[in-house]
RNA sequence: GGACGUUUAGCUCAGUUGGUUCAGAGCGUUCGCCUCACACGCGAAAGGUCGUAGGUUCAAGUCCUACAACGUCCA
Numbered sequence: 001g002g003a004c005g006u007u008u009a010g011c012u013c014a015g016u017u018g019g020u021u022c023a024g025a026g027c028g029u030u031c032g033c034c035u036c037a038c039a040c041g042c043g044a045a046a047g048g049u050c051g052u053a054g055g056u057u058c059a060a061g062u063c064c065u066a067c068a069a070c071g072u073c074c075a
Stems, first nucleotide, its partner, number of pairs: 001074007010027004019058001029045005051067005
């Protein structure tokens, strides 16, 4: 330099054909219950400009373009 892939909560990841309940799960964090106490367990809550910018559309996490970061391969 080129090709391809990934980017969604603090971490690891789902998310179907663009459409109602698509903002979700597990772990973690905080609080409550339980316990003499802790752990385990149970319940609840907080936590997201869906990488950035633009475009298409009545409607975009989902489609298109550019850029950025990371990864794999080729040179």